[in-house]
RNA sequence: GGGCCGGUAGCUCAAUUGGUAGAGCACCCGCCUUGCACGCGGGAGGUUAGGGGUUCAAGCCCCCUCCGGUCCA
Repeated sequence: GGGCCGGUAGCUCAAUUGGUAGAGCACCCGCCUUGCACGCGGGAGGUUAGGGGUUCAAGCCCCCUCCGGUCCA
């Protein structure tokens, strides 16, 4: 330098043919307990890496850039 895969909540990851962004763990509150843990119920938390384009509508499609992994040279 080139090819491929990936970047979404604090962490690990989903999201169908483009149509309301979710789960588990962690965090907070409540229930339970003499108390803690476990368990149960509820809650908060998002510039979907950045920019631009297409579209009524983009995490998803197109272009550029950045970062990580991997392969080739």